[in-house]
RNA sequence: UCCGAGGUCGUCCAAUGGCAGGACGCCGCGCUUUGGACGCGGAGAUCCAGGUUCGAAACCUGGCCUCGGAG
Numbered sequence: 001u002c003c004g005a006g007g008u009c010g011u012c013c014a015a016u017g018g019c020a021g022g023a024c025g026c027c028g029c030g031c032u033u034u035g036g037a038c039g040c041g042g043a044g045a046u047c048c049a050g051g052u053u054c055g056a057a058a059c060c061u062g063g064c065c066u067c068g069g070a071g
Stems, first nucleotide, its partner, number of pairs: 001070007010024004018054001026042005047063005
């Protein structure tokens, strides 16, 4: 440099172009003598910039980063 795959809450994974959800973790409450476990509730994310579209995490273009391959 070229080709391919990927980038979503703190972490790991979902999401036919139509309200971004789950688990663990974190916070609060309940329960408990305390803690843990358990139950209920809450906060928390689409790599960046454009384009297409009534509507983009998903499609298109460029860029950045990670992994693999070629030279």